A computed fold for a 76-nucleotide RNA from Thermosphaera aggregans, annotated as transfer RNA. The prediction has a mean pLDDT of 83. Rfam family: tRNA. Rfam classes the family as a transfer RNA. The RNAcentral record of the sequence draws on ENA and GtRNAdb. The same sequence occurs in records of 6 taxa.
[in-house]
RNA sequence: GGGCCCGUCGUCUAGCUUGGACUAGGAUGCGGGGUUCGGGUCCCCGUGACCCGGGGUUCAAAUCCCCGCGGGCCCA
Repeated sequence: GGGCCCGUCGUCUAGCUUGGACUAGGAUGCGGGGUUCGGGUCCCCGUGACCCGGGGUUCAAAUCCCCGCGGGCCCA
RNA backbone atom coordinates (compact mmCIF):
# COMPACT_ATOMS: atom_id res chain seq x y z
P G A 1 -0.79 3.73 3.58
O5' G A 1 -0.78 2.79 2.30
C5' G A 1 -0.65 3.35 1.02
C4' G A 1 -0.67 2.25 0.00
C3' G A 1 -1.91 1.37 0.00
O3' G A 1 -2.95 1.95 -0.74
C1' G A 1 0.00 0.00 0.00
P G A 2 -4.47 1.66 -0.37
O5' G A 2 -4.66 0.15 -0.82
C5' G A 2 -4.69 -0.19 -2.22
C4' G A 2 -4.93 -1.66 -2.39
C3' G A 2 -6.14 -2.23 -1.65
O3' G A 2 -7.36 -1.99 -2.36
C1' G A 2 -4.29 -3.64 -1.29
P G A 3 -8.71 -1.89 -1.57
O5' G A 3 -8.98 -3.40 -1.12
C5' G A 3 -9.24 -4.40 -2.09
C4' G A 3 -9.37 -5.76 -1.44
C3' G A 3 -10.41 -5.85 -0.33
O3' G A 3 -11.73 -5.98 -0.83
C1' G A 3 -8.42 -6.90 0.36
P C A 4 -12.96 -5.48 0.03
O5' C A 4 -13.07 -6.58 1.18
C5' C A 4 -13.40 -7.93 0.85
C4' C A 4 -13.30 -8.81 2.08
C3' C A 4 -14.12 -8.37 3.28
O3' C A 4 -15.48 -8.74 3.18
C1' C A 4 -11.95 -8.93 3.98
P C A 5 -16.59 -7.90 3.94
O5' C A 5 -16.35 -8.27 5.47
C5' C A 5 -16.58 -9.59 5.94
C4' C A 5 -16.16 -9.73 7.38
C3' C A 5 -16.80 -8.76 8.36
O3' C A 5 -18.11 -9.16 8.74
C1' C A 5 -14.49 -8.86 8.78
P C A 6 -19.16 -8.06 9.16
O5' C A 6 -18.64 -7.57 10.58
C5' C A 6 -18.63 -8.45 11.70
C4' C A 6 -17.87 -7.84 12.86
C3' C A 6 -18.45 -6.56 13.44
O3' C A 6 -19.50 -6.81 14.34
C1' C A 6 -16.09 -6.34 13.19
P G A 7 -20.61 -5.65 14.58
O5' G A 7 -19.76 -4.58 15.43
C5' G A 7 -19.40 -4.84 16.82
C4' G A 7 -18.85 -3.54 17.40
C3' G A 7 -19.89 -2.40 17.33
O3' G A 7 -20.61 -2.16 18.52
C1' G A 7 -17.76 -1.75 16.42
P U A 8 -20.21 -2.57 19.97
O5' U A 8 -21.52 -1.96 20.66
C5' U A 8 -22.06 -0.72 20.13
C4' U A 8 -23.54 -0.73 20.33
C3' U A 8 -24.04 -1.29 21.66
O3' U A 8 -23.91 -0.30 22.68
C1' U A 8 -25.38 -2.14 19.91
P C A 9 -23.10 -0.64 23.95
O5' C A 9 -24.26 -0.93 25.02
C5' C A 9 -23.91 -1.12 26.38
C4' C A 9 -25.13 -0.77 27.23
C3' C A 9 -25.01 -1.19 28.70
O3' C A 9 -24.85 -0.02 29.51
C1' C A 9 -27.16 -1.66 27.79
P G A 10 -23.52 0.88 29.49
O5' G A 10 -22.59 0.03 30.44
C5' G A 10 -21.34 0.55 30.91
C4' G A 10 -20.59 -0.55 31.62
C3' G A 10 -20.34 -1.80 30.77
O3' G A 10 -19.17 -1.64 29.99
C1' G A 10 -21.21 -2.41 32.88
P U A 11 -19.12 -2.30 28.53
O5' U A 11 -19.10 -3.86 28.86
C5' U A 11 -17.95 -4.48 29.42
C4' U A 11 -18.17 -5.98 29.54
C3' U A 11 -18.63 -6.67 28.27
O3' U A 11 -17.55 -7.00 27.42
C1' U A 11 -20.01 -7.32 30.06
P C A 12 -17.82 -7.09 25.83
O5' C A 12 -18.70 -8.40 25.68
C5' C A 12 -18.14 -9.69 25.87
C4' C A 12 -19.20 -10.76 25.69
C3' C A 12 -19.96 -10.71 24.37
O3' C A 12 -19.24 -11.27 23.28
C1' C A 12 -21.47 -11.05 26.16
P U A 13 -19.50 -10.73 21.78
O5' U A 13 -21.07 -10.93 21.53
C5' U A 13 -21.60 -12.24 21.30
C4' U A 13 -23.11 -12.21 21.37
C3' U A 13 -23.88 -11.56 20.23
O3' U A 13 -23.94 -12.41 19.08
C1' U A 13 -24.90 -11.04 22.31
P A A 14 -24.34 -11.83 17.67
O5' A A 14 -25.94 -11.72 17.77
C5' A A 14 -26.72 -12.92 17.80
C4' A A 14 -28.19 -12.58 17.83
C3' A A 14 -28.74 -11.78 16.67
O3' A A 14 -28.94 -12.56 15.52
C1' A A 14 -29.68 -11.04 18.73
P G A 15 -28.78 -11.95 14.05
O5' G A 15 -29.81 -10.75 14.04
C5' G A 15 -31.22 -11.01 14.02
C4' G A 15 -31.97 -9.70 14.20
C3' G A 15 -31.73 -8.66 13.11
O3' G A 15 -32.61 -8.85 12.02
C1' G A 15 -31.61 -7.65 15.28
P C A 16 -32.03 -9.31 10.59
O5' C A 16 -31.19 -8.07 10.14
C5' C A 16 -31.79 -6.77 9.93
C4' C A 16 -30.70 -5.82 9.51
C3' C A 16 -30.01 -6.26 8.22
O3' C A 16 -30.60 -5.49 7.19
C1' C A 16 -28.44 -5.65 9.94
P U A 17 -29.98 -5.47 5.71
O5' U A 17 -30.05 -6.99 5.18
C5' U A 17 -31.17 -7.45 4.58
C4' U A 17 -31.02 -7.37 3.06
C3' U A 17 -31.33 -8.70 2.34
O3' U A 17 -32.71 -8.66 2.02
C1' U A 17 -29.20 -7.91 1.62
P U A 18 -33.51 -9.80 1.54
O5' U A 18 -35.01 -9.31 1.69
C5' U A 18 -35.41 -8.02 1.31
C4' U A 18 -36.40 -7.49 2.34
C3' U A 18 -35.77 -6.71 3.48
O3' U A 18 -36.22 -5.37 3.41
C1' U A 18 -37.29 -8.39 4.28
P G A 19 -35.40 -4.19 3.14
O5' G A 19 -35.24 -3.33 4.46
C5' G A 19 -34.82 -3.70 5.74
C4' G A 19 -35.01 -2.45 6.59
C3' G A 19 -36.41 -2.25 7.13
O3' G A 19 -36.31 -2.43 8.51
C1' G A 19 -35.58 -0.27 6.09
P G A 20 -37.44 -3.28 9.26
O5' G A 20 -38.55 -2.18 9.56
C5' G A 20 -38.33 -1.15 10.52
C4' G A 20 -39.58 -0.32 10.64
C3' G A 20 -40.80 -1.11 11.08
O3' G A 20 -41.11 -0.68 12.42
C1' G A 20 -41.27 0.40 9.27
P A A 21 -41.87 -1.77 13.36
O5' A A 21 -42.15 -0.81 14.65
C5' A A 21 -41.06 -0.02 15.17
C4' A A 21 -41.37 1.46 15.00
C3' A A 21 -42.62 1.92 15.75
O3' A A 21 -42.31 2.29 17.08
C1' A A 21 -42.62 2.78 13.53
P C A 22 -41.60 2.72 18.09
O5' C A 22 -41.11 1.36 18.80
C5' C A 22 -41.86 0.19 18.69
C4' C A 22 -43.30 0.33 19.17
C3' C A 22 -43.47 0.82 20.58
O3' C A 22 -43.55 2.26 20.54
C1' C A 22 -44.98 -0.99 20.10
P U A 23 -43.27 3.02 21.95
O5' U A 23 -41.84 2.39 22.29
C5' U A 23 -40.88 3.18 22.98
C4' U A 23 -40.28 2.35 24.08
C3' U A 23 -39.47 1.14 23.58
O3' U A 23 -38.12 1.54 23.54
C1' U A 23 -40.90 0.56 25.43
P A A 24 -37.31 1.35 22.10
O5' A A 24 -36.74 -0.14 22.17
C5' A A 24 -37.29 -1.16 21.35
C4' A A 24 -36.18 -2.10 20.92
C3' A A 24 -35.31 -2.63 22.07
O3' A A 24 -35.93 -3.73 22.70
C1' A A 24 -33.93 -1.90 20.30
P G A 25 -36.21 -3.75 24.24
O5' G A 25 -36.32 -5.30 24.57
C5' G A 25 -37.37 -6.09 24.01
C4' G A 25 -36.84 -7.43 23.59
C3' G A 25 -35.98 -8.16 24.60
O3' G A 25 -36.75 -8.77 25.62
C1' G A 25 -34.94 -8.26 22.51
P G A 26 -36.13 -8.97 27.07
O5' G A 26 -35.05 -10.12 26.86
C5' G A 26 -35.45 -11.41 26.39
C4' G A 26 -34.25 -12.27 26.17
C3' G A 26 -33.32 -12.42 27.37
O3' G A 26 -33.81 -13.36 28.29
C1' G A 26 -32.04 -12.01 25.44
P A A 27 -33.43 -13.22 29.85
O5' A A 27 -31.89 -13.63 29.92
C5' A A 27 -31.50 -14.95 29.58
C4' A A 27 -29.98 -15.05 29.55
C3' A A 27 -29.28 -14.58 30.82
O3' A A 27 -29.25 -15.59 31.81
C1' A A 27 -28.22 -13.63 28.94
P U A 28 -29.33 -15.19 33.35
O5' U A 28 -27.96 -14.42 33.60
C5' U A 28 -26.71 -15.13 33.58
C4' U A 28 -25.56 -14.14 33.59
C3' U A 28 -25.53 -13.18 34.77
O3' U A 28 -24.97 -13.78 35.93
C1' U A 28 -25.13 -11.99 32.78
P G A 29 -25.42 -13.23 37.35
O5' G A 29 -24.83 -11.74 37.40
C5' G A 29 -23.42 -11.54 37.42
C4' G A 29 -23.13 -10.05 37.37
C3' G A 29 -23.79 -9.23 38.47
O3' G A 29 -23.03 -9.26 39.66
C1' G A 29 -24.10 -8.16 36.39
P C A 30 -23.75 -9.21 41.05
O5' C A 30 -24.39 -7.76 41.07
C5' C A 30 -23.56 -6.60 41.10
C4' C A 30 -24.40 -5.34 40.98
C3' C A 30 -25.58 -5.25 41.94
O3' C A 30 -25.19 -4.81 43.22
C1' C A 30 -26.31 -4.68 39.76
P G A 31 -26.02 -5.34 44.49
O5' G A 31 -27.38 -4.53 44.38
C5' G A 31 -27.41 -3.13 44.61
C4' G A 31 -28.84 -2.61 44.53
C3' G A 31 -29.88 -3.40 45.30
O3' G A 31 -29.88 -3.09 46.68
C1' G A 31 -30.70 -2.99 43.15
P G A 32 -30.35 -4.19 47.74
O5' G A 32 -31.91 -4.26 47.49
C5' G A 32 -32.76 -3.14 47.76
C4' G A 32 -34.19 -3.43 47.36
C3' G A 32 -34.79 -4.70 47.94
O3' G A 32 -35.19 -4.55 49.30
C1' G A 32 -35.33 -4.56 45.65
P G A 33 -35.18 -5.85 50.20
O5' G A 33 -36.42 -6.70 49.65
C5' G A 33 -37.75 -6.17 49.75
C4' G A 33 -38.74 -7.05 49.00
C3' G A 33 -38.81 -8.50 49.44
O3' G A 33 -39.57 -8.67 50.64
C1' G A 33 -38.76 -8.43 47.11
P G A 34 -39.28 -9.93 51.57
O5' G A 34 -39.75 -11.18 50.70
C5' G A 34 -41.14 -11.33 50.37
C4' G A 34 -41.36 -12.57 49.52
C3' G A 34 -40.86 -13.86 50.13
O3' G A 34 -41.78 -14.38 51.09
C1' G A 34 -40.23 -13.75 47.88
P U A 35 -41.22 -15.20 52.34
O5' U A 35 -40.55 -16.49 51.73
C5' U A 35 -41.35 -17.49 51.09
C4' U A 35 -40.47 -18.56 50.49
C3' U A 35 -39.48 -19.19 51.44
O3' U A 35 -40.07 -20.22 52.22
C1' U A 35 -38.41 -18.65 49.41
P U A 36 -39.94 -20.19 53.80
O5' U A 36 -38.40 -20.46 54.04
C5' U A 36 -37.83 -21.73 53.75
C4' U A 36 -36.36 -21.72 54.08
C3' U A 36 -36.01 -21.18 55.46
O3' U A 36 -36.18 -22.19 56.46
C1' U A 36 -34.56 -20.26 53.84
P C A 37 -36.94 -21.82 57.80
O5' C A 37 -35.88 -20.89 58.54
C5' C A 37 -36.30 -20.06 59.64
C4' C A 37 -35.09 -19.47 60.31
C3' C A 37 -34.09 -18.81 59.37
O3' C A 37 -34.44 -17.47 59.13
C1' C A 37 -32.93 -20.30 60.79
P G A 38 -34.26 -16.90 57.58
O5' G A 38 -32.69 -16.83 57.33
C5' G A 38 -31.90 -15.83 57.99
C4' G A 38 -30.44 -16.05 57.71
C3' G A 38 -30.02 -16.17 56.25
O3' G A 38 -29.88 -14.90 55.64
C1' G A 38 -29.02 -17.92 57.48
P G A 39 -30.16 -14.81 54.08
O5' G A 39 -28.98 -15.63 53.41
C5' G A 39 -27.65 -15.11 53.43
C4' G A 39 -26.69 -16.12 52.83
C3' G A 39 -26.95 -16.55 51.40
O3' G A 39 -26.52 -15.60 50.44
C1' G A 39 -26.44 -18.45 52.70
P G A 40 -27.28 -15.53 49.04
O5' G A 40 -26.92 -16.89 48.31
C5' G A 40 -25.57 -17.16 47.87
C4' G A 40 -25.49 -18.57 47.34
C3' G A 40 -26.42 -18.89 46.18
O3' G A 40 -25.88 -18.47 44.93
C1' G A 40 -26.53 -20.62 47.79
P U A 41 -26.89 -17.96 43.80
O5' U A 41 -27.79 -19.22 43.46
C5' U A 41 -27.23 -20.38 42.85
C4' U A 41 -28.25 -21.49 42.79
C3' U A 41 -29.55 -21.14 42.08
O3' U A 41 -29.41 -21.26 40.67
C1' U A 41 -30.04 -22.21 44.12
P C A 42 -30.15 -20.25 39.71
O5' C A 42 -31.70 -20.47 40.04
C5' C A 42 -32.35 -21.70 39.72
C4' C A 42 -33.74 -21.72 40.32
C3' C A 42 -34.62 -20.53 39.97
O3' C A 42 -35.22 -20.69 38.68
C1' C A 42 -34.74 -20.91 42.28
P C A 43 -35.53 -19.38 37.79
O5' C A 43 -36.76 -18.75 38.57
C5' C A 43 -38.02 -19.43 38.60
C4' C A 43 -39.03 -18.63 39.40
C3' C A 43 -39.17 -17.17 39.00
O3' C A 43 -40.00 -17.01 37.86
C1' C A 43 -39.01 -17.33 41.35
P C A 44 -39.78 -15.79 36.89
O5' C A 44 -40.30 -14.57 37.75
C5' C A 44 -41.70 -14.49 38.08
C4' C A 44 -41.96 -13.26 38.94
C3' C A 44 -41.45 -11.95 38.38
O3' C A 44 -42.31 -11.42 37.40
C1' C A 44 -40.87 -12.11 40.65
P C A 45 -41.70 -10.49 36.25
O5' C A 45 -41.36 -9.14 37.03
C5' C A 45 -42.40 -8.34 37.57
C4' C A 45 -41.83 -7.20 38.40
C3' C A 45 -40.88 -6.28 37.69
O3' C A 45 -41.52 -5.33 36.88
C1' C A 45 -39.99 -6.85 39.80
P G A 46 -40.72 -4.77 35.58
O5' G A 46 -39.59 -3.88 36.22
C5' G A 46 -39.93 -2.72 36.98
C4' G A 46 -38.71 -2.21 37.70
C3' G A 46 -37.58 -1.66 36.82
O3' G A 46 -37.84 -0.33 36.41
C1' G A 46 -36.69 -3.02 38.55
P U A 47 -37.16 0.13 35.02
O5' U A 47 -35.59 0.11 35.32
C5' U A 47 -35.04 0.98 36.30
C4' U A 47 -33.55 0.75 36.42
C3' U A 47 -32.79 0.86 35.10
O3' U A 47 -32.47 2.22 34.84
C1' U A 47 -32.10 -1.08 36.29
P G A 48 -33.14 2.97 33.59
O5' G A 48 -31.96 3.08 32.53
C5' G A 48 -30.67 3.53 32.95
C4' G A 48 -29.62 2.59 32.43
C3' G A 48 -29.64 2.38 30.92
O3' G A 48 -28.97 3.45 30.27
C1' G A 48 -29.42 0.29 32.01
P A A 49 -29.64 4.15 28.97
O5' A A 49 -28.87 3.45 27.76
C5' A A 49 -27.44 3.51 27.64
C4' A A 49 -27.00 2.96 26.31
C3' A A 49 -27.66 3.62 25.10
O3' A A 49 -26.94 4.79 24.76
C1' A A 49 -27.63 1.24 24.86
P C A 50 -27.77 6.16 24.43
O5' C A 50 -28.71 5.77 23.24
C5' C A 50 -28.18 5.50 21.98
C4' C A 50 -29.24 5.10 21.00
C3' C A 50 -29.22 5.97 19.75
O3' C A 50 -28.46 5.30 18.73
C1' C A 50 -31.42 5.92 20.65
P C A 51 -27.28 6.15 18.05
O5' C A 51 -26.12 5.09 17.81
C5' C A 51 -25.39 4.52 18.89
C4' C A 51 -25.41 3.00 18.70
C3' C A 51 -24.92 2.53 17.35
O3' C A 51 -23.67 1.93 17.57
C1' C A 51 -26.93 1.42 18.04
P C A 52 -22.64 1.64 16.42
O5' C A 52 -21.48 2.61 16.83
C5' C A 52 -21.12 2.76 18.23
C4' C A 52 -20.01 3.80 18.33
C3' C A 52 -20.26 5.06 17.52
O3' C A 52 -21.02 6.00 18.27
C1' C A 52 -18.16 4.19 16.99
P G A 53 -21.97 7.01 17.43
O5' G A 53 -20.95 8.01 16.74
C5' G A 53 -20.19 8.92 17.52
C4' G A 53 -19.43 9.86 16.61
C3' G A 53 -20.26 10.50 15.51
O3' G A 53 -20.96 11.64 15.98
C1' G A 53 -18.29 9.65 14.58
P G A 54 -22.37 12.06 15.26
O5' G A 54 -21.93 12.58 13.84
C5' G A 54 -21.15 13.78 13.71
C4' G A 54 -20.72 14.00 12.29
C3' G A 54 -21.83 13.99 11.25
O3' G A 54 -22.54 15.22 11.19
C1' G A 54 -20.04 12.69 10.48
P G A 55 -24.07 15.21 10.67
O5' G A 55 -23.95 14.91 9.12
C5' G A 55 -23.38 15.88 8.25
C4' G A 55 -23.15 15.30 6.87
C3' G A 55 -24.38 14.82 6.12
O3' G A 55 -25.12 15.87 5.51
C1' G A 55 -22.68 13.21 5.92
P G A 56 -26.72 15.67 5.25
O5' G A 56 -26.75 14.54 4.11
C5' G A 56 -26.23 14.84 2.82
C4' G A 56 -26.28 13.60 1.94
C3' G A 56 -27.68 13.04 1.66
O3' G A 56 -28.34 13.77 0.62
C1' G A 56 -26.20 11.28 2.17
P U A 57 -29.95 13.75 0.60
O5' U A 57 -30.32 12.25 0.24
C5' U A 57 -30.02 11.73 -1.04
C4' U A 57 -30.54 10.29 -1.14
C3' U A 57 -32.00 10.13 -0.76
O3' U A 57 -32.85 10.44 -1.86
C1' U A 57 -30.70 8.46 0.29
P U A 58 -34.15 11.39 -1.66
O5' U A 58 -35.10 10.46 -0.77
C5' U A 58 -35.60 9.23 -1.28
C4' U A 58 -36.26 8.45 -0.19
C3' U A 58 -37.28 9.20 0.63
O3' U A 58 -38.52 9.31 -0.02
C1' U A 58 -35.88 7.91 2.05
P C A 59 -39.36 10.66 0.11
O5' C A 59 -39.86 10.64 1.59
C5' C A 59 -40.42 11.82 2.22
C4' C A 59 -41.03 11.45 3.54
C3' C A 59 -40.12 10.69 4.46
O3' C A 59 -39.30 11.55 5.22
C1' C A 59 -42.21 9.58 4.33
P A A 60 -37.79 11.18 5.44
O5' A A 60 -37.92 9.90 6.39
C5' A A 60 -38.38 10.03 7.74
C4' A A 60 -38.54 8.66 8.38
C3' A A 60 -37.29 7.81 8.41
O3' A A 60 -36.53 8.13 9.57
C1' A A 60 -39.11 6.52 7.63
P A A 61 -34.93 8.02 9.46
O5' A A 61 -34.65 6.46 9.25
C5' A A 61 -34.99 5.49 10.29
C4' A A 61 -33.88 4.45 10.34
C3' A A 61 -32.61 5.00 10.95
O3' A A 61 -32.15 4.07 11.93
C1' A A 61 -32.22 4.13 8.77
P A A 62 -32.03 4.37 13.37
O5' A A 62 -30.86 3.31 13.80
C5' A A 62 -29.51 3.71 13.80
C4' A A 62 -28.61 2.49 13.73
C3' A A 62 -28.62 1.79 12.38
O3' A A 62 -27.59 2.33 11.56
C1' A A 62 -28.99 0.21 14.11
P U A 63 -27.82 2.48 9.95
O5' U A 63 -28.26 1.03 9.42
C5' U A 63 -27.34 -0.08 9.45
C4' U A 63 -28.14 -1.32 9.09
C3' U A 63 -28.65 -1.36 7.66
O3' U A 63 -28.14 -2.51 7.00
C1' U A 63 -30.43 -1.73 9.23
P C A 64 -26.86 -2.46 6.09
O5' C A 64 -27.38 -1.60 4.85
C5' C A 64 -28.01 -2.23 3.74
C4' C A 64 -28.15 -1.23 2.60
C3' C A 64 -26.91 -0.38 2.36
O3' C A 64 -25.97 -1.09 1.54
C1' C A 64 -28.82 1.01 2.45
P C A 65 -24.41 -0.77 1.72
O5' C A 65 -24.23 0.68 1.06
C5' C A 65 -24.45 0.88 -0.32
C4' C A 65 -24.17 2.32 -0.68
C3' C A 65 -22.87 2.88 -0.15
O3' C A 65 -21.78 2.53 -0.98
C1' C A 65 -24.61 4.39 0.31
P C A 66 -20.29 2.44 -0.35
O5' C A 66 -19.92 3.97 -0.09
C5' C A 66 -19.78 4.86 -1.17
C4' C A 66 -19.46 6.24 -0.67
C3' C A 66 -18.28 6.32 0.29
O3' C A 66 -17.04 6.33 -0.40
C1' C A 66 -20.10 7.57 1.14
P C A 67 -15.76 5.76 0.35
O5' C A 67 -15.44 6.94 1.38
C5' C A 67 -15.18 8.25 0.93
C4' C A 67 -14.98 9.16 2.09
C3' C A 67 -14.05 8.63 3.17
O3' C A 67 -12.67 8.80 2.81
C1' C A 67 -15.98 9.52 4.17
P G A 68 -11.56 8.03 3.60
O5' G A 68 -11.49 8.90 4.93
C5' G A 68 -11.04 8.33 6.12
C4' G A 68 -11.50 9.16 7.29
C3' G A 68 -11.14 8.53 8.61
O3' G A 68 -9.82 8.93 8.97
C1' G A 68 -13.44 9.03 8.61
P C A 69 -8.81 7.83 9.46
O5' C A 69 -9.33 7.50 10.93
C5' C A 69 -9.53 8.55 11.87
C4' C A 69 -10.16 8.01 13.13
C3' C A 69 -9.62 6.68 13.60
O3' C A 69 -8.39 6.83 14.30
C1' C A 69 -11.97 6.63 13.65
P G A 70 -7.32 5.65 14.20
O5' G A 70 -7.98 4.50 15.10
C5' G A 70 -8.21 4.71 16.48
C4' G A 70 -8.99 3.55 17.05
C3' G A 70 -8.47 2.16 16.74
O3' G A 70 -7.36 1.80 17.54
C1' G A 70 -10.80 2.19 16.41
P G A 71 -6.29 0.76 16.92
O5' G A 71 -7.09 -0.63 16.98
C5' G A 71 -7.47 -1.19 18.22
C4' G A 71 -8.27 -2.47 18.02
C3' G A 71 -7.62 -3.52 17.12
O3' G A 71 -6.63 -4.27 17.80
C1' G A 71 -9.90 -3.29 16.53
P G A 72 -5.45 -4.95 16.90
O5' G A 72 -6.20 -6.16 16.18
C5' G A 72 -6.75 -7.24 16.94
C4' G A 72 -7.47 -8.20 16.03
C3' G A 72 -6.67 -8.76 14.87
O3' G A 72 -5.81 -9.82 15.26
C1' G A 72 -8.79 -8.10 14.11
P C A 73 -4.49 -10.08 14.42
O5' C A 73 -5.03 -10.76 13.09
C5' C A 73 -5.66 -12.04 13.13
C4' C A 73 -6.22 -12.38 11.76
C3' C A 73 -5.22 -12.37 10.61
O3' C A 73 -4.42 -13.55 10.56
C1' C A 73 -7.18 -11.26 9.96
P C A 74 -3.01 -13.52 9.85
O5' C A 74 -3.32 -13.38 8.30
C5' C A 74 -3.96 -14.45 7.60
C4' C A 74 -4.28 -14.02 6.19
C3' C A 74 -3.10 -13.54 5.35
O3' C A 74 -2.32 -14.62 4.82
C1' C A 74 -4.92 -12.07 5.06
P C A 75 -0.81 -14.39 4.44
O5' C A 75 -0.88 -13.43 3.17
C5' C A 75 -1.39 -13.89 1.94
C4' C A 75 -1.38 -12.78 0.91
C3' C A 75 -0.02 -12.11 0.69
O3' C A 75 0.84 -12.87 -0.16
C1' C A 75 -1.71 -10.48 0.86
P A A 76 2.42 -12.79 0.06
O5' A A 76 2.76 -11.29 -0.34
C5' A A 76 2.64 -10.84 -1.69
C4' A A 76 2.85 -9.35 -1.79
C3' A A 76 4.20 -8.83 -1.26
O3' A A 76 5.24 -8.98 -2.20
C1' A A 76 2.44 -7.48 -0.44